[in-house]
Molecule: RNase P RNA; transfer RNA
Organism: Flavobacteriales bacterium
RNA sequence: CCUGUGCAUCGCUCCACCGCCGCAUUCCGCAAGGAGUGAGGAGGAAAGUCCGGGCAGCGUAGGGCACCGUGCUUCCUAACGGGAAGGGGUGCGGCUGGGAACGGCCGCGCUACGGAAAGUGCCGCAGAAAGGGAAACCGCCGAACCACCGCAAGGUGGUGGCAAGGGUGAAAAGGUGGGGUAAGAGCCCACCAGUGUUCCGCGCGAGCGGGGCAGCUAGGUAAACCCCACGGGCUGAAAGACCAUGUAUACCGGGGUUCCGUCGCAAGACGGAUAAGGGCGGCUCGUCCGAUCCCGGAGGGUAGGUCGCUAGAGGUCGUGCGUGAGCGCGAUCCCAGAUAGAUGGUGGGGGCUACCGCAAGGUGGAACAGGACCCGGCUUACAGAUGCACAGGACCU
RNA sequence: GAUUUCGUAGCUCAGCUGGUAGAGCAAUACACUUUUAAUGUAUGGGCCCUGGGUUCGAAUCCCAGCGAAAUCA
Numbered sequence: 001c002c003u004g005u006g007c008a009u010c011g012c013u014c015c016a017c018c019g020c021c022g023c024a025u026u027c028c029g030c031a032a033g034g035a036g037u038g039a040g041g042a043g044g045a046a047a048g049u050c051c052g053g054g055c056a057g058c059g060u061a062g063g064g065c066a067c068c069g070u071g072c073u074u075c076c077u078a079a080c081g082g083g084a085a086g087g088g089g090u091g092c093g094g095c096u097g098g099g100a101a102c103g104g105c106c107g108c109g110c111u112a113c114g115g116a117a118a119g120u121g122c123c124g125c126a127g128a129a130a131g132g133g134a135a136a137c138c139g140c141c142g143a144a145c146c147a148c149c150g151c152a153a154g155g156u157g158g159u160g161g162c163a164a165g166g167g168u169g170a171a172a173a174g175g176u177g178g179g180g181u182a183a184g185a186g187c188c189c190a191c192c193a194g195u196g197u198u199c200c201g202c203g204c205g206a207g208c209g210g211g212g213c214a215g216c217u218a219g220g221u222a223a224a225c226c227c228c229a230c231g232g233g234c235u236g237a238a239a240g241a242c243c244a245u246g247u248a249u250a251c252c253g254g255g256g257u258u259c260c261g262u263c264g265c266a267a268g269a270c271g272g273a274u275a276a277g278g279g280c281g282g283c284u285c286g287u288c289c290g291a292u293c294c295c296g297g298a299g300g301g302u303a304g305g306u307c308g309c310u311a312g313a314g315g316u317c318g319u320g321c322g323u324g325a326g327c328g329c330g331a332u333c334c335c336a337g338a339u340a341g342a343u344g345g346u347g348g349g350g351g352c353u354a355c356c357g358c359a360a361g362g363u364g365g366a367a368c369a370g371g372a373c374c375c376g377g378c379u380u381a382c383a384g385a386u387g388c389a390c391a392g393g394a395c396c397u
Numbered sequence: 398g399a400u401u402u403c404g405u406a407g408c409u410c411a412g413c414u415g416g417u418a419g420a421g422c423a424a425u426a427c428a429c430u431u432u433u434a435a436u437g438u439a440u441g442g443g444c445c446c447u448g449g450g451u452u453c454g455a456a457u458c459c460c461a462g463c464g465a466a467a468u469c470a
Base pairs, nucleotide, nucleotide: 001393002392003391004390005389006388007387008386009385010384012350013349014348015347016346017345018344020041021040023038024037025036026035027034028033043368047379048378050377051376052375053374054373055236056235057234058233062285063284064283065282067232068231069230070229071228072086073085074084075083076082087113088111089110090109091108092107093106094105095104096103097102114227115226119225120224121221122220123219137166138165139162140161141160144159145158146157147156148155149154174192175191176190177189178188179187193217195214196213197212198211199210200209201208202207240307241306242305243304251297252296253295254294255293258273259272260271261270262269263268277289278288279287280286314333315332316331317330318329319328320327321326352365353364354363355362356361398469399468400467401466402465403464404463407422408421409420410419416453424440425439426438427437428436446462447461448460449459450458
């Protein structure tokens, strides 16, 4: 110097003229409204609507079950499935110990990471056997028992024994070395890996280090059911409040418990009680309504205005604390609120960039995208510029 | 603005408690027919919307995105 990755910041700028949006103010006008002036007018993601909260309403929504979500620890936060710091695991690279199995240290990256010795399910094909102490296809053995041969040593066959070796598979029931044995095997021993439990030390904790004991190895899968812990009432500004307007206890089909009283010849009507039913996101306890009812069909009407609405977990600067996410203090600022939705156009100057040109210069281009109640995150899209760190390459010393 | 569902062959759909994907129509070839249609036989055709993850193994389970449809004052 070039390229790539990660993180952070920015994401065209200035001037003039003409417009658009609401706000404040002045003037004119009886009013509707009109004219002038002033300050302001999209984003880092305004997006996806994936989480969380504020706010609002739903008949205060309490208990149990079900359902949904989250899942190492501590901290941050209004809260979170977000973030910070750490722990464990794992991958790659370098160095290193050991004969081997297997370790140790350093650096970088990733990590949805409670429980598989609570239970259930699944593990296709291949393979002898795929999960309880299972399995004999090739193979190894012939110690024991039986039969036969042999004078005997022994041999052959069977009952059998063996998980070492081969082979299958993603996975075959600890590994290396030795002893042992008929052959073998944690059968025994040493070391290594791993499990449970206990003690000591360190750490707030997840855990880490060391020692003892035990059984001698217990497969994987919970982004399968499930268990454990914690959390969750539901619906979302088309929430909701007020004003105005409209209206229907209309029509069609089906359903609609029991008892008592009165009227009535009867059909039935009226009144009362019960509660069939319904609401409270599902069930239930509970609670409320309860014939002006419930379910379905086909239609009709209103669909305007004001508020909610933007001063907020707010921005900027400084400073202190903290490893950090963040927190505290001080100063200063007010910064869209339109409703189908304003934030634009033209000209010029300056940056950036593509092409043409020897040059002067000329001709073009402008990423992703745009508020719609607000805020904190996450995710996704993004031309280009700057800074820092790391990796690779080229050149110089 | 809010909510829900779907994406598999050319088209319409199964398969979704994980084990390597099918049906009907369509297409192609052959047979039948004078020929066409119908019918019969055979055949081909799939990155299961895209990317990542869990798992020995993913159309299926999880996450993110893309596209489409429906509902709600």